Record summary:
The RNA shown here (SAM riboswitch aptamer (S box leader)) has 109 nucleotides. The sequence was found by an Rfam model in a public genome assembly. Rfam family: SAM riboswitch aptamer (S box leader). Rfam links the family to the GO term regulation of gene expression. Of the family's consensus pairs, 97% are formed in the model.
Order: sequence, then structure tokens, then C1' cells
RNA sequence: ACCUUAUUGAGAGUGACUGAGGGAAUAGGCCCGAUGAUGUCCGGCAACCGCUGAAACCGAGUAUGGUGCCAAAUCCUACAAACCUUGAAAAGGGUUUGGUAGAUAAGGG
Repeated sequence: ACCUUAUUGAGAGUGACUGAGGGAAUAGGCCCGAUGAUGUCCGGCAACCGCUGAAACCGAGUAUGGUGCCAAAUCCUACAAACCUUGAAAAGGGUUUGGUAGAUAAGGG
């Protein structure tokens, strides 16, 4: 690289420095940004692992340790199904569910 499992509508800054881009990738939208993007530091959030406790499961506590995260649902859509709907038709629009992809953790390899 890849595989498995779980989660993915909660939460988190009026800080310092920096100085133009950013929202994973492709496409289409829609946004954020000189009232400061990005990055670094500081600060914070969160219980996946760890730890405490517990016969065990569920649940609980804990942010000192290992990760992670801190605009908008993973910003929305992309594939499928069901339902609703515009239209004479062709062709569209919407809602829900599932899937794909991604992200994070733990394990495997």
C1' cells in the first nucleotide's frame, strides 16, 4: 500500500507572529478570506486508546500519557431504491434511506 471494526448533524479563540489564499481529490454548486486565508505558537474541545472503577456487558469518571479535532452535516451534490412533484412528451425538481469515496481511532498485515 492494503484489510477489519467503530464513529462521522455535538463540541472547541475578540490571543501572538505571518501575509493571500482556503473549504481532501475530480466535476458542478455554494461559501470563507485585508473586519486577515494559510502556517507556526499559545489556548481550547473531545473519552478512540490509555488510566480509575467494575465479575462481565452497558454505562460512569479522568484532558497527566498516545492520537485526533477547533466555519458551514464529511459545506452540498455525484451511484441506487422508494415516495412526492413540474411537464403533452422529452426532460427536470424535492425528501428519505442505503451505498461509494473521504476523515479519525483501534486492531491486523